[in-house]
């Protein structure tokens, strides 16, 4: 230079063939509970689904490029 995979909360990742409000767990906040801290338990906040373009009535999903990262070859 050139092939593959991958990019979705703050971290680790799900998310069945394009439609239902985007989702766990951990983590942060509050409340609960303790004499207090933890742990319980309840509730909450937090996503431009990498960016741009494109198919489509509808895109995280398909398509294309481009940025990062891995890997593999040269």
């Nucleotide at each position: 230079g050139g092939g593959c995979c991958c990019u979705u909360a703050g971290c680790u990742c799900a998310g069945u063939u394009g439609g239902c409000u985007a989702g766990a767990g951990c983590g942060c906040c509050a409340g609960u509970u303790u004499u207090g801290c933890a742990c319980u338990c309840u509730g909450g906040a937090g996503g431009u689904c990498g960016c741009c373009g494109g198919u489509u009535c509808a895109a995280u999903u398909c398509c294309g490029g481009c940025a990062g990262g891995g890997u593999c070859c040269a």
The RNA shown here (transfer RNA) has 74 nucleotides and comes from an Alphaproteobacteria bacterium. It matches the Rfam family "tRNA". Rfam's curators write: Transfer RNA (tRNA) molecules are approximately 80 nucleotides in length.